[in-house]
Molecule: Bacterial RNase P class A
Organism: Maribacter sp.
Parts: sequence; structure tokens; C1' cells
RNA sequence: UGAGCAGGUCUCCUUAUCGCUGUGUGUCGAAUUUAUUCAGGUGCACAGAGGAAAGUCCGGACACCAUAGUGCGGCAUAGCGGGUAACGCCCGUCGUCCCGCUUCUGGCGGGAUAGGACCAGUGCAACAGAAAGGAUGUACAGGUGAAGCUGUAGUGAAAUCAUGUAAACUCUAUGCGGUGAAACGUCAUGUAAAUCGGUGCUUGAGGGCUGCACGCCCGAGCCGAAGGGUAGGCGGUUUGAGCUUAUGGGCAACCAUUGGCCUAGAUAAAUGAUAGGGGAGUCCCAUCGGGACUUUACAGAAUCCGGCUUACGGCCUGCUUUUUUU
Repeated sequence: UGAGCAGGUCUCCUUAUCGCUGUGUGUCGAAUUUAUUCAGGUGCACAGAGGAAAGUCCGGACACCAUAGUGCGGCAUAGCGGGUAACGCCCGUCGUCCCGCUUCUGGCGGGAUAGGACCAGUGCAACAGAAAGGAUGUACAGGUGAAGCUGUAGUGAAAUCAUGUAAACUCUAUGCGGUGAAACGUCAUGUAAAUCGGUGCUUGAGGGCUGCACGCCCGAGCCGAAGGGUAGGCGGUUUGAGCUUAUGGGCAACCAUUGGCCUAGAUAAAUGAUAGGGGAGUCCCAUCGGGACUUUACAGAAUCCGGCUUACGGCCUGCUUUUUUU
């Protein structure tokens, strides 16, 4: 100097002008019950898309099914301990494996790990080899009435009822209801509570409880044809398992106490544009330093939260390695 692996962190800042959305407040206008309402106008103040908002992969909060289950099936996890609302997540530690160092059968540092069971059973193992499982008999030696009956060698990762493999089927242990804010609740408007056909009415059609079966529950309507009306408003909707300073406990993840902060809420979907300065990066010059270029890259909330994974640019740290100089 470059590269690889692992981890952490940032992912622009600020000023001015104009524009968009929300909240609060003052004022004007309209309606009118004199106090409210209005995607009404306008002034002021405050706030306004991420570390992944992405994938929809896990776990939940919340809402509904809804009132109990049993069996089978299906899915998931897997050393030990801890954390968390919970998890397939995180932390620690042990084991196994890889790399480096060393005082060398031990220890240190970095990294990987989907880490229960192969005598419960079934599969799979190229090539080489005589032969890859109740399979096989190459070479040499021993031995027998006979006999791979015994030993050694050779091939191979594995050779005499064997070994390896379970993110192979499977077995063991443990666990698991479904749906998804277009959930769900509520208000208003409007029609046709009509017509025709089939079927059912407690001797139960139809529907629900995940997939199936049993069981349980609701139930007087249900299915189809043709035709008619409507598809608008409000809530859910952002004060939270929230963020953060300090102190204490703990190897750590994290927990407790205390003080401070409030940081989008749109509904076809707002959160932007221009100009200046700074920061960072790249390139050039090569004395201090100066000049030029770019605005980064990945990418935009839609009920919310905790993780994991993926996309992408910069910086820092640890380990390994490479180049150059002294």
C1' cells in the first nucleotide's frame, strides 16, 4: 500500500426565500340552536419518509371468529445456562472443525458451526479394488476329511455379520388455533322487506370451531335466475413492551432507580424546489497548501412494535495476508 474475514458506526449539516400536509392559537366569512360546525380564507408558532421504511421470513400487541374439547395429520425447534412480552432472536460458556503463534500431547488469538439419536427401521457412498454388506475370495503363509477355517498384504474415506451419512427418509423430546387494519366498530343515504324456480322449517336445509374425523354450538331460512339501489362520513390512527442523561447490578445480552423529551398520521395518498456556506469523498498540482468535480449510494411511512435476511457508499477497530521503505 492492497486484499480477505468478523464487528461497530454514520448514511450529510446549516442559513435564506417560496411551496405542500398536520396540530395549536388569533382573526375574517358562511350556516345558525349564540354555541358549535365548515377537504372555508388568512396571520403566527411547532412538527413532518429509513437504517434498512424493502422481503412478508419469524415472534407478538390489538380486533374478530368464540362457547369447551379428543384423536390423526401438518409445521417448527434441538449441547448447557441466562436475557426478553415472546421468538426459529440476542448474550455467555462448552464441544467439534479451520487458520496463525508458542514456553509445543498444553496454552493464546481470530473465525465457522442447522451441535439429540446410525444397535428402532429404511435408503445412499463415484472411482479404485477380487469384492462395498450377511457382500466377496486376488497374492502369500498356516491349517483341515473338506472349508475365507485363521493371519498378513494390496485398493479405497471405509473390507470379514463393518464404517460414514439424518438442512437423507425417519425416531426421540419439547412446542404450536385461525384470519389481518381492505381486521373490526359505528353513523348516514338509497332501493324492491318485491318477482320466478328449487329446497328446508326442530324427524334440522345451511353455517361455525385450521386440514380431516368425532364431538360441540348457532340456526329458519338457504341456493340459483333476472332485475333494482348504493359504494359516503367518523373511529381504529399513533403516549409507546417509546427514546434518552446519570447512578447501581451483571463477563455480557440486559435489568432497576432517577431526571429530561414527545419526534409524520396521509387516505390516492403531503414530507419538496432554488441559492449560498460548511463537512465528507474523488481527481490534479506537490512547500504552506491550493484548485476542480460530486451531493452522496440503496432507496420512500400506510395499524404498531421486537428480530432476522437482503440492497448499497464512507469511516473506525481486531485477526490473517501482500507490496514497499527503514